RNAcentral holds the full RNA, with entries from SILVA. A computed fold for an 828-nucleotide part of an RNA from a seawater metagenome, annotated as large-subunit ribosomal RNA, domain II. Model confidence (mean pLDDT): 81 of 100. It matches the Rfam family "Eukaryotic large subunit ribosomal RNA". A reference for the family is Cannone et al. (2002), "The comparative RNA web (CRW) site: an online database of comparative sequence and structure information for ribosomal, intron, and other RNAs", BMC Bioinformatics. Its family is annotated with structural constituent of ribosome and ribosome in the Gene Ontology. Its Rfam clan is "LSU clan".
Context: one part of a larger RNA
C1' cells in the first nucleotide's frame, strides 16, 4: 500500500414497508343534465248520467282579479260574576278620567197560566257518587165535577174528587270574545234585455212654408192663323204658317237597373267602372222657419228622426234585477253522500223528511243493538193450481119427456100425428182468464222470545162493557215465585247542530205501455255517478277485484303459435268453405233447402239370392165398356174381370190421324251380400246485395293456432300472504324530586278508494305590537342544470347578478294566495 472478509458511521441512485397529505387526481351503491332505445301514455278547465270529443272556454307572458263588512237570531266553545247581570244618564276624584269608583234608569232574567175577570207553585218513593234519562207522586193555572158556610137570593166558594189540560213550580243566568250557521243589507264576483226622472239633438234625413239658385241640342207638330181648290149652303179637301205637352231622343243635374263585376284588413263603416231610369216637370237644388221620443214627420219602407230606431242620445234612480250562463286562487290529514218523501203559479227552482260532517253527554260488555236464523202467532190472495166448484169465456160428440123457434110430410085447421136443424136439459170431452176463484205456495211485512215479569189477593175509578159493583182498565194496598229468560254477531245508546244534494244513468230478474228502439214508465238488489288497478284488441256501468310507499312470494278473471309473459302441451272426436271458422255482455241473421259428412232412431228387403247391373219374356178372352169423324192399354168418362203362367196393369211413358213399333210395372237367368225409405242432429254448403280500402285486434293457422269434450304443467294485479317505513284510529304501561313543561314517552294492535260537501293540523302574504337578531366585509329583489330539508304547501343553504334595508319566534289584524272568467290593462 493492495485484497479479500467481518463490525461500526455518513452519504447519492433504486427497491420493499409504514404514517402523514392537497384548491390535486381517481372512485359509485349519490346529486344533477343531455342523448338514444323499449314500455306506459288521447287535452286542460266546464254543464253533464256520460266528454279526448265533430260540446263550450283556452295564442304566450307579466300585474290586477271573486264568500266581506255589519245588524238580528240559533248552536258550540272560552272567560267574567252570578239571583242577578250588563249598560248608562248623572255624580265623585288634583282630573270634561275612553279606561277608576258611585249609580237612579232600562234590557234580559228572577213565575206561571187563562180568551179574559182572574186566581198563582215547600212532599217525597224506587234507583243513586254527580249530571242525563225513564217512571210515579205532589203543588200551581186552566177546565170538568161536588157542593159545607154565609147571603142583599144573586152571589161566595171551605174541604175534596178526575184516565182532561199548560211553552208551569221544587233557583241559572246576564255579559262579552270566539267559531259555525240562517235571514236582511250591493252580499263572491262579472253580465241583460227592460221600467223610472230630467234634460240635448231636425249641421244627416222626413214634411210644410218663406226667400233665393239652376238648367245643352234635336224629334214630334195640338188649338189658332193665311192661302188655294170644291160646294147652293152647312162644310170639306190640300198646302203652309204656329209651336202646345206631368209627350219623345239625349248633355249637365237628379237617380241607382245589371254586372250579383271591381273593391272587400277598401279611395270609401256603401266607393269605382261599363251599363241603366228621368231630364221642364209631383223637377233639382242653397240659405231661412216649423215639427221632439209613446213625441215628431211619413206619395206607407216600420221608412227617416247626426254612421242609432217595431220607441233616438245623454246623464241619473243604478252596484238595478237574474231560480240563467261563465268564473272563484295554497298544502297535507280524517270522514263522507244525494237524484228520494211530501208541499209550492212546483217541473232549470225552492222549502220538508231522508242520507253527511261536526261536538257533547253517558256506559264498557249487556238491562243495549241487529239487512241474519230459530220458535210462537199474526197479516196478505201472487206464482201455481182449478173450470166433470161459483163468475166468465170455448170445442166435440152422446142421450133426451116436456116447452120455444125455424123447414118439410101426412092431414086439412086442431093446444093433431110424424120427421129433421137449432134453442133448451143431462152426464162426459176440449181449452183459457190482469180487472174469475173453491185451493194455495216460496219469498216478504207486523209483534214477542221477562223483572217495567208471574200468581193470588185487596181497594179505587168509570168515556166503554155487563141483567147486575159483572167485566175491562188502573193501583207495591198485602203476600207468593223468583232473574236461566232461544242461537249468533256486535263497542253500543241518547241529544245538539249542520254542508251538499232533491237533472240521475247501467246491469240480471220481476214487471206496465209500445210493432221495436241504445225506447217510455215501475220493483228487489249490486254498481257507474264519486273509482283507480288487472281481464274483455278498443270501452263511464261486464268479468275479477277496490287502492298509503316500497321489496319478497301466491292467486282471481282471463290466457300460453308471433306481435305478447306463460307448453306450435297431451288424450279423444267433428270440420275443407271461389264468403271457413275462431269465446258471455257485444259489435245480427232467418224461414227454407243439400245423395257435402259425421252419427242416431223407426220400418222395409235379403243366401227360399234382394239392391244394382246385363240379358231374355211381358201372353190371351180383347180393338173390354161408353163417347167419338176417329180412339186398337195411353184425348175422355165410368168401370177395372177372368184364363194361360215363373210373370205380364183392361197399363207407367214415348210414338200414331188411327194402327203398328219401343219402353215402364211385373217374372227368370247371370252375379253373389248386403239393400231401400221415412225421420232427427253435429260441423260444413246454399238461402245472404251498398256506397274511401278493411279487419277472428293483427299476422297468420287447415291429423289447427278452428268447432266439441276431457287431463297436466306454466303466465298473470294496486287482490291475498310475508317484511319494512309513513300516517290515522284504539288499546296497554311510563310518566319530570324547586316552578312551569303532558300537546311526552314506550309497546301492541287493526286500518288506510273517493266528487259535491264537512272537519282537523299545516304552508306562504300585506300590516301592528312584543322579544331576539342580519346587514357596505354587502340588506332586500332578480337569475340559476350548487346541495340539502320537508309527504306536502314550501324552507335552507352555494353561485351569479345588484346596492339598503331585511329577518326569526310569540301575539294581533287583513282589500292574503290565480291557469282559465269570449275576464280586465299592458306587453309579445
Nucleotide at each position: 500500500g493492495g485484497u479479500c472478509g467481518c463490525g461500526c458511521g455518513g452519504g447519492a441512485u433504486c427497491c420493499c414497508g409504514g404514517c402523514u397529505g392537497a384548491u390535486g387526481c381517481g372512485c359509485a351503491c349519490g346529486g344533477g343534465c343531455g342523448c338514444a332505445a323499449c314500455c306506459g301514455a288521447c287535452c286542460c278547465g266546464u254543464c253533464u248520467a256520460g266528454a279526448a270529443a265533430c260540446a263550450c272556454g283556452g295564442a304566450c307572458c307579466a300585474a290586477g282579479g271573486a264568500g266581506u263588512c255589519u245588524g238580528a237570531c240559533g248552536c258550540g266553545u272560552g272567560u267574567g260574576c252570578g239571583a242577578g247581570u250588563a249598560c248608562u244618564a248623572g255624580a265623585g276624584u288634583g282630573g270634561c278620567a275612553a279606561g277608576c269608583u258611585c249609580g237612579a234608569g232600562u234590557g234580559c232574567g228572577c213565575a206561571a197560566u187563562g180568551a179574559a175577570a182572574g186566581u198563582g207553585a215547600a212532599g217525597g218513593g224506587c234507583g243513586u257518587g254527580c249530571c242525563c234519562c225513564g217512571u210515579c207522586a205532589a203543588c200551581c193555572g186552566a177546565u170538568c165535577u161536588u157542593g159545607a158556610u154565609c147571603u142583599u137570593c144573586u152571589g161566595u166558594g171551605a174541604a175534596g174528587g178526575g184516565u182532561u189540560u199548560g211553552a208551569g213550580u221544587g233557583g241559572a243566568g246576564c255579559a262579552c270574545a270566539u267559531c259555525u250557521g240562517u235571514c236582511g243589507g250591493g252580499a263572491c264576483c262579472c253580465g241583460a234585455a227592460a221600467g223610472a226622472u230630467g234634460g240635448u239633438g231636425a249641421a244627416c234625413u222626413a214634411u210644410g212654408c218663406c226667400u233665393g239658385a239652376g238648367g245643352a241640342g234635336g224629334g214630334u207638330g195640338a188649338a189658332g192663323c193665311c192661302a188655294g181648290a170644291g160646294g147652293a149652303a152647312a162644310c170639306u179637301c190640300u198646302g203652309g204658317u204656329g209651336g202646345a205637352g206631368g209627350c219623345u231622343c239625349g248633355u249637365a243635374g237628379c237617380g241607382a237597373u245589371a254586372c250579383u263585376g271591381a273593391c272587400g284588413u277598401g279611395c270609401a263603416a256603401a266607393u269605382c267602372g261599363u251599363u241603366c231610369g228621368u231630364c221642364g216637370a209631383a223637377c233639382u237644388u242653397g240659405g231661412g222657419u216649423a215639427u221632439a221620443g209613446g213625441g215628431g214627420c211619413g206619395a206607407a219602407a216600420g221608412a227617416c228622426u247626426a254612421a242609432u230606431c217595431g220607441a233616438a242620445c245623454c246623464a241619473u234612480c243604478u252596484a238595478g234585477u237574474a231560480g240563467c250562463u261563465g268564473g272563484u286562487u295554497c298544502c297535507c290529514u280524517c270522514c263522507g253522500a244525494a237524484g228520494u218523501u211530501u208541499c209550492c203559479c212546483u217541473c232549470a227552482g225552492g222549502a220538508u223528511a231522508g242520507c253527511u260532517g261536526g261536538g257533547a253527554c253517558a256506559a264498557u260488555u249487556g238491562c243495549g243493538c241487529a239487512g241474519u236464523u230459530u220458535u210462537a202467532u199474526u197479516a196478505g190472495g201472487u206464482a201455481a193450481a182449478g173450470c166433470g166448484a161459483a163468475u166468465g169465456a170455448u170445442u166435440a160428440g152422446a142421450g133426451g119427456a116436456a116447452u120455444c123457434g125455424g123447414g118439410g110430410g101426412c092431414u086439412a085447421c086442431a093446444u093433431g100425428c110424424u120427421c129433421u136443424c137449432g134453442a133448451c136439459c143431462u152426464a162426459u170431452u176440449c181449452u183459457c182468464a190482469a180487472a174469475c176463484u173453491u185451493u194455495a205456495a216460496a219469498u216478504u211485512g207486523g209483534u214477542a222470545a221477562g223483572a217495567a215479569c208471574c200468581c193470588g189477593g185487596g181497594c179505587c175509578u168509570u168515556c166503554c162493557u155487563u141483567a147486575a159493583g159483572u167485566g175491562a182498565g188502573g193501583c207495591g194496598c198485602c203476600g207468593g215465585g223468583g232473574c236461566u229468560c232461544a242461537a249468533u254477531g256486535c263497542g253500543u245508546g241518547u241529544c245538539c247542530u249542520u254542508a251538499g244534494u232533491g237533472g240521475g244513468c247501467c246491469a240480471u230478474u220481476u214487471u206496465u205501455g209500445g210493432u221495436a228502439a241504445g225506447c217510455a214508465g215501475a220493483a228487489c238488489u249490486g254498481g257507474c255517478g264519486a273509482u283507480g288497478a288487472g281481464g274483455g284488441a278498443u270501452g263511464c256501468u261486464c268479468c275479477u277485484a277496490a287502492c298509503g310507499u316500497c321489496g319478497g312470494g301466491u292467486u282471481a278473471a282471463g290466457g300460453c303459435g308471433c306481435c305478447a309473459a306463460a307448453c306450435u302441451g297431451c288424450g279423444c272426436g267433428c270440420u275443407c268453405a271461389u264468403c271457413a271458422g275462431a269465446a258471455a255482455c257485444u259489435a245480427c241473421a232467418a224461414a227454407g233447402g243439400g245423395u257435402g259428412u259425421u252419427g242416431g232412431u223407426c220400418c222395409a228387403u235379403c243366401c227360399a239370392g234382394a239392391c244394382a247391373g246385363c240379358a231374355g219374356g211381358a201372353c190371351g178372352g180383347u180393338g173390354g165398356c161408353c163417347a167419338u169423324g176417329g180412339a186398337a192399354g195411353u184425348c175422355g168418362g165410368a168401370a177395372c174381370c177372368c184364363g194361360c203362367u215363373a210373370a205380364g196393369g183392361a197399363g207407367u211413358g214415348u210414338g200414331u190421324a188411327a194402327c203398328a213399333a219401343c219402353u215402364c210395372a211385373c217374372c227368370u237367368g247371370c252375379c253373389g251380400a248386403a239393400u231401400g225409405g221415412a225421420c232427427u242432429a253435429g260441423c260444413c254448403c246454399c238461402g245472404a246485395a251498398a256506397a274511401u280500402g278493411g279487419a277472428u285486434g293483427g299476422c297468420g293457422c287447415u291429423u289447427a293456432a278452428g268447432c266439441g269434450c276431457g287431463c297436466g304443467g306454466c303466465c298473470g294485479a294496486u287482490a291475498c300472504c310475508c317484511g319494512a317505513c309513513c300516517a290515522u284510529c284504539g288499546c296497554c304501561g311510563c310518566g319530570a324530586g324547586a316552578g312551569u313543561g303532558a300537546g311526552g314517552c314506550g309497546g301492541c294492535g287493526a286500518u288506510g278508494a273517493g266528487u259535491a260537501g264537512g272537519a282537523g293540523g299545516g304552508c306562504g302574504u300585506g300590516g301592528g305590537c312584543g322579544u331576539c337578531g342580519u346587514u357596505g366585509c354587502g340588506a332586500a329583489g332578480c337569475c340559476u342544470c350548487u346541495g340539502g330539508c320537508g309527504u306536502g304547501a314550501g324552507c335552507c343553504u352555494g353561485g351569479g347578478u345588484u346596492g339598503a334595508a331585511c329577518g326569526g319566534c310569540g301575539u294581533c289584524u287583513a282589500g292574503u294566495g290565480c291557469a282559465g272568467a269570449u275576464c280586465u290593462u299592458g306587453g309579445u